[in-house]
The RNA shown here (TPP riboswitch aptamer (THI element)) has 97 nucleotides and comes from Lutimaribacter pacificus. It matches the Rfam family "TPP riboswitch aptamer (THI element)". About the family: Vitamin B(1) in its active form thiamin pyrophosphate (TPP) is an essential coenzyme that is synthesised by coupling of pyrimidine and thiazole moieties in bacteria. The previously detected thiamin-regulatory element, thi box was extended, resulting in a new, highly conserved RNA secondary structure, the THI element, which is widely distributed in eubacteria and also occurs in some archaea. Analysis of operon structures identified a large number of new candidate thiamin-regulated genes, mostly transporters, in various prokaryotic organisms. The THI element is a riboswitch that directly binds to TPP to regulate gene expression through a variety of mechanisms in archaea, bacteria and eukaryotes. through a variety of mechanisms in archaea, bacteria and eukaryotes. Of the family's consensus pairs, 100% are formed in the model.
RNA sequence: GGCGCACGACAGGGGCGUCCCGGAAAACCGGGGCUGAGAUGCACCCUUUGAACCUGAACCAGAUCAUGCUGGCGGAGGAAGUCGCGGUUCAUGGCCC
Repeated sequence: GGCGCACGACAGGGGCGUCCCGGAAAACCGGGGCUGAGAUGCACCCUUUGAACCUGAACCAGAUCAUGCUGGCGGAGGAAGUCGCGGUUCAUGGCCC
C1' cells in the first nucleotide's frame, strides 16, 4: 500500500417439536425428561462461498416412552445483503505486495 477472510455496523431471513406429572370443561398454564445453537429466549441460528429454514412429506428405513430422534431422500427444488474494516478506530486478528 492492498484484500475483506475473520470481525463490526445497519438491514433482512428463520425455527420452536416430543413425552410425563399437576391444574383447567376447554383454550391454556406451571413443573420435569429427550434432542438441539436455540424448544418463546431482551436469546439462538442463518443471509448467495446460502444444509439457517421451507417444500417434497401424513415420504422411506432404523431407533425411541415419544418426536426430523438418527440416517436416507440430497448438492433435489426453493430460500434472506449492503456498507465499513485498522490504533486518526465502535472494535482488531489474519493474508498478500